[in-house]
RNA sequence: UGACGGAAAAGCCAAACCCGCCGUGAGGCGGGGACGGAAAGCCACGGGUCUUGAACGACGAGACGGCCGGGUUGCCACU
Numbered sequence: 001u002g003a004c005g006g007a008a009a010a011g012c013c014a015a016a017c018c019c020g021c022c023g024u025g026a027g028g029c030g031g032g033g034a035c036g037g038a039a040a041g042c043c044a045c046g047g048g049u050c051u052u053g054a055a056c057g058a059c060g061a062g063a064c065g066g067c068c069g070g071g072u073u074g075c076c077a078c079u
Base pairs, nucleotide, nucleotide: 003079005076006075012037013036017032018031019030020029021028022027035066041072042071043070045069046068047067048064049063050062051061052060053059
């Protein structure tokens, strides 16, 4: 340095739920809270799910990165 990975150590994030705010909505933000997570950091590129445009369909616009894959950056160093 790299792979594997989280052994040890120092840390990190934060599900459900509750409160407040934003949004037509999926959902997002802040606080509390911890189900869990080796990237549960970031990115909507591919797939998927969800919302919406009156409705099936088609098409469009959005949401989900803690649904899967992928890209990219980061801590430690047992082996």
The RNA shown here (c-di-GMP-I riboswitch aptamer) has 79 nucleotides and comes from Methylomicrobium sp. wino1. The coordinates come from a structure-prediction model, not an experiment, and the mean pLDDT is 84. It was read from a public genome assembly, where an Rfam model found it. NCBI's taxonomy places the organism under Bacteria, Pseudomonadati, Gammaproteobacteria, Methylococcales, Methylomicrobium. Of the family's consensus pairs, 95% are formed in the model.